Predicted 3D model of a 71-nucleotide RNA (transfer RNA) from a Minisyncoccota bacterium. Its Rfam family is "tRNA". Its family is annotated with triplet codon-amino acid adaptor activity in the Gene Ontology. RNAcentral records the identical sequence in 2 taxa.
[in-house]
RNA sequence: GCGGGAUUCGUAUAAUGGCAGUAUGUCACCCUUCCAAGGUGAAGGCGCCGGUCCGAUUCCGGUAUCCCGCU
Numbered sequence: 001g002c003g004g005g006a007u008u009c010g011u012a013u014a015a016u017g018g019c020a021g022u023a024u025g026u027c028a029c030c031c032u033u034c035c036a037a038g039g040u041g042a043a044g045g046c047g048c049c050g051g052u053c054c055g056a057u058u059c060c061g062g063u064a065u066c067c068c069g070c071u
Base pairs, nucleotide, nucleotide: 001070002069003068004067005066006065007064010024011023012022013021018054026042027041028040029039030038047063048062049061050060051059
């Protein structure tokens, strides 16, 4: 230098154009003599910049970081 893959709540991961879920963690409440365990609820996320589209996490282009391969 070239090609491919990955990037989603704190963490781990789903979602083939139409309300972004799940687990765990955090917070509040309940339960318990207290703690742990358990129950209910809440907050918290689509790497960034553009394009296409009525509508984009999803499709396209660029870019950043990481991984793999080639040279």